Background:
This is a predicted structure of a 677-nucleotide part of an RNA (large-subunit ribosomal RNA, domain II) from a Candidatus Nanoarchaeia archaeon. Its Rfam family is "Archaeal large subunit ribosomal RNA". The literature on the family includes a 2001 paper in Science by Yusupov et al., "Crystal structure of the ribosome at 5.5 A resolution". Gene Ontology terms of the family: structural constituent of ribosome and ribosome. The RNAcentral record of the full RNA draws on ENA.

[in-house]
Context: one part of a larger RNA
RNA sequence: CCCAAGGAGUUCGAUUAAGUGGCAAGAUUAAAUUAAUGAAGUCGUAGCGAAAGCAAGUCAGAAAUGGCGUUAGUCACUUGAGAGAGACCUGAAGCCAGAUGAUCUAAUCAUGAGCAGGAUGAAGUUCUCCGAAAGGGGAAUGGAGGUCCGAACAAUUGUUGUAUGCAUGCACUAUGAUGACUUGUGAUUAGGGGUGAAAAGCCUAUCGAAUCUGUCAAUGGCUGGUUCCUGUUGAAAUAUGCCUAAGUAUAGCCUCGUUAUAAAACUUUUUUACGGUGUAAAGUACGGAUAGGUAGUGCAGAGGGUUUUUCCUACGGCUAACUUUCCAACUCGGAAACUGUAAAAUGUUAAUAACGGGAAACAGCGGCGGCGCGUAAGGUGACGUCGUGAGACCCGAACAAGGGAGACUAUAGUUAAGGUCCCAAAAUUUAUGUUAAGUGUAUCAAAGGGAGUCUUAAACCCGAGACACUAGGGAUGUAGACAUAGAAGCCGUCAUCAUUUAAAGAAAGCGUAACAGCUCACCUAUUGAGGUUUGGGGCCCUGAAAAUGGACAGGACUAAAACAUAAUACCGAUACUAUAGACAUACUCGUUUGAGUAUUGUGGUAAACAGGCGUCUUUUCAGCGAAGAAUUUUUUUCGAAAGAAAGAAUGGAGCUGGAAGGAAUGAGAAUCUUGGG
Numbered sequence: 001c002c003c004a005a006g007g008a009g010u011u012c013g014a015u016u017a018a019g020u021g022g023c024a025a026g027a028u029u030a031a032a033u034u035a036a037u038g039a040a041g042u043c044g045u046a047g048c049g050a051a052a053g054c055a056a057g058u059c060a061g062a063a064a065u066g067g068c069g070u071u072a073g074u075c076a077c078u079u080g081a082g083a084g085a086g087a088c089c090u091g092a093a094g095c096c097a098g099a100u101g102a103u104c105u106a107a108u109c110a111u112g113a114g115c116a117g118g119a120u121g122a123a124g125u126u127c128u129c130c131g132a133a134a135g136g137g138g139a140a141u142g143g144a145g146g147u148c149c150g151a152a153c154a155a156u157u158g159u160u161g162u163a164u165g166c167a168u169g170c171a172c173u174a175u176g177a178u179g180a181c182u183u184g185u186g187a188u189u190a191g192g193g194g195u196g197a198a199a200a201g202c203c204u205a206u207c208g209a210a211u212c213u214g215u216c217a218a219u220g221g222c223u224g225g226u227u228c229c230u231g232u233u234g235a236a237a238u239a240u241g242c243c244u245a246a247g248u249a250u251a252g253c254c255u256c257g258u259u260a261u262a263a264a265a266c267u268u269u270u271u272u273a274c275g276g277u278g279u280a281a282a283g284u285a286c287g288g289a290u291a292g293g294u295a296g297u298g299c300a301g302a303g304g305g306u307u308u309u310u311c312c313u314a315c316g317g318c319u320a321a322c323u324u325u326c327c328a329a330c331u332c333g334g335a336a337a338c339u340g341u342a343a344a345a346u347g348u349u350a351a352u353a354a355c356g357g358g359a360a361a362c363a364g365c366g367g368c369g370g371c372g373c374g375u376a377a378g379g380u381g382a383c384g385u386c387g388u389g390a391g392a393c394c395c396g397a398a399c400a401a402g403g404g405a406g407a408c409u410a411u412a413g414u415u416a417a418g419g420u421c422c423c424a425a426a427a428u429u430u431a432u433g434u435u436a437a438g439u440g441u442a443u444c445a446a447a448g449g450g451a452g453u454c455u456u457a458a459a460c461c462c463g464a465g466a467c468a469c470u471a472g473g474g475a476u477g478u479a480g481a482c483a484u485a486g487a488a489g490c491c492g493u494c495a496u497c498a499u500u501u502a503a504a505g506a507a508a509g510c511g512u513a514a515c516a517g518c519u520c521a522c523c524u525a526u527u528g529a530g531g532u533u534u535g536g537g538g539c540c541c542u543g544a545a546a547a548u549g550g551a552c553a554g555g556a557c558u559a560a561a562a563c564a565u566a567a568u569a570c571c572g573a574u575a576c577u578a579u580a581g582a583c584a585u586a587c588u589c590g591u592u593u594g595a596g597u598a599u600u601g602u603g604g605u606a607a608a609c610a611g612g613c614g615u616c617u618u619u620u621c622a623g624c625g626a627a628g629a630a631u632u633u634u635u636u637u638c639g640a641a642a643g644a645a646a647g648a649a650u651g652g653a654g655c656u657g658g659a660a661g662g663a664a665u666g667a668g669a670a671u672c673u674u675g676g677g
Stems, first nucleotide, its partner, number of pairs: 001677006011085002015081009026043003032037002047054002057068004088225002091222001096214005106189009115179001117149003120145001124141007153176002158172002161170002191207001193203003228612006238251005254358008264349003269345009282331002287327003291323002294320004299316001301315001302313004364388006371381003393404003408581007418571003421555002427568001429567006440557002448542003452539010470525004475499003480494003505520001508519003582602003585598005613666001615663010632649007
């Protein structure tokens, strides 16, 4: 992992509601004895008041008036529900009690045993030398030590070695090895207790309180599971309270029943009348902030003067008006929008309300709109709305929520969003432009920058020749004056005139020590038609960096298969239409089944409600079976399904149908249990 079998809302007595039945101002028995007794009791038949008490009334109140009450119950059975009990099933860690353990291990006691070999060489002793002595040096001898090296033995440091074998192994490496050493055997200490050179270590593979049994089905607001079918309706993830936040109660929201309401109820949308609000935008009348100058004021500071309870001030402060810029906690005014009441129109018709039974739910999440917090976030919090939750189908490559659209069944057609070169259903469609960047076909990006290119507007120049290239001229007074070593257009200061001219600055730049030299402005020639400048718009380029190689889904695409603006076809969904059928609801007809009608309905989690299928068993009725029961395999038919029936094989002895009861009554899940593979 697979298969089989087992496996979870049960039972009891009271309560409450509905349904069914009996009797009914009554209903009913309990124990017991027994086969009809037992009438005790319970509920009901009268209430109100704290009570005395009064009574279809009573209580409160001075009263007005108000509260409660003024005849249908009761006993069973079935079903739903709440409480009590193990209370749908499985699951703790734990608390307590009584027992069992020191054959492991900790410590202790008693009695035994063990430690190859080698090294080092303490004290003491002897001899000798020095010394007056005490003592010292040397050489021998000697054999100490929680000494050294190293087997047995003991222990287990390291490797992130190797192994995972019915649970600490193996390999290499490293430690102690006459000692606080190691070890055999027998004893002692027991669970809030022992023992501990102390690690909360060890106390039989169990230790921050052993093991076994019991209380015990401990408890668990927590996890998991909870078994046949179909039909009708169909939520919530909010408010308030809670030692409350994973829970729960009440309300809201769902469902079922009863009753009431068509002279009705509700309101999508619209209009009218009278109201509500203080947002957006805006504004500066108030409050607060803001920049500038102006004016006033010497005013706790600062500076200066000085004859000092003072004087001045372009510093600083305070105040005022003006102009400037603003505001969630500003508003003189003020929308749209939303909303109340009344009326009307439109629309809906089983809708609304009350009462009663049953819930689920009280972790939500996303898009859009406008908000708070946050640099921001697939962030967080609140509000509104639509969706998801509980919603399939088509599109978006894939994709709870985005776009289209709300799926009873079958068949055919038409469209929506989105698409029509290939993958891949449908246009290589039509018209006019743009883009050259594979930009783009996916808004995966901004400010800024761009003689990229298209377009548009305006101004100016232009056959009396524009703009650009090329060629020529670009002069004279004069080297202007000053200054200076020099200063000649060109270090610098001042002035910047005049002449000749087609035109030429007392010079715009390079250059020289100073000159020189090269250009420019300006003019002419040549050429022969548009040119120059500024602004707006479109597409494009740049700005532009991320980790395996790489993504328009991919292929690929350039007068597109890109972008923009138009147009016509076609494809495309469970949408829409048509036909046929099923079921539900309401109504009409008929009533034993049923038939017809409808501007009707039929997505659905939790949940409520309704109707069925199947298993075992009891009673009763009726049956089948060796001319083949149950079973197993398979085929066909019927039914919306649970399921039912028949045929053919298998098998070899029991089995089934109707009606009415009773249930240990339906498995795929629970790291489910047992068995098998």
Its mean pLDDT, the model's own confidence on a scale to 100, is 82. NCBI's taxonomy places the organism under Archaea, Nanobdellati, Nanobdellota, Candidatus Nanoarchaeia.